[in-house]
Predicted 3D model of an 84-nucleotide RNA (transfer RNA) from Lacrimispora saccharolytica. RNAcentral holds the sequence, with entries from ENA. The organism belongs to Lacrimispora, within Bacteria. Its Rfam family is "tRNA". By type it is a transfer RNA.
């Protein structure tokens, strides 16, 4: 060097027909339950600003296409595979 696959929350991972981003589980936090304490229920859990109500901003990073991008298209970065 060139060719393919991945990059989404603290962690694993879904959303593939472009049409609310974070489904489910893990982990965390607050409550119930108990003499405590495990298990077991319930709520809450990206960032920021705010007393809240909300606004914004968020799928590696940088642009582009679109009414609308996790998806598409170009380019860069990091991994992993194969080829020379």
């Nucleotide at each position: 060097g060139c060719u393919c696959c991945a990059g989404u929350g603290g962690c694993g991972g879904a959303a593939u027909u472009g049409g609310c981003a974070g489904a489910c589980g893990c982990a965390a936090g607050g409550g119930a339950c108990u003499u405590a304490a495990a298990a077991u229920c319930c709520c809450u859990c990206g960032g920021u600003a705010g007393c809240a109500a909300u606004a914004c901003c968020g799928u590696a990073c940088c642009g582009g296409u679109u009414c609308a991008a996790g998806u598409c298209c170009g380019g860069u970065c990091u991994g992993g595979a194969g080829c020379a």
Its mean pLDDT, the model's own confidence on a scale to 100, is 81.